[in-house]
Molecule: transfer RNA
Organism: archaeon
RNA sequence: GGGGCCGUCGUCUAGCUUGGCAGGAUACUUGCUUGGGGUGCAAGUGGUCGUGGGUUCGAAUCCCACCGGCCCCA
Repeated sequence: GGGGCCGUCGUCUAGCUUGGCAGGAUACUUGCUUGGGGUGCAAGUGGUCGUGGGUUCGAAUCCCACCGGCCCCA
């Protein structure tokens, strides 16, 4: 220099192919349970979907550029 894959709540991850309310686990908070703690149960909080731009009525999803990580070729 060329090519491929990946980036989503604190952590892990689904959704991207086929555009239409961002979901789950865990963690955290509160309550119940217990003499107390743990376990268990219930409810709740938490995401500018890596950054910027474009297309569209509408973008995590499609297009372009860039940033970061991994791998291959030279």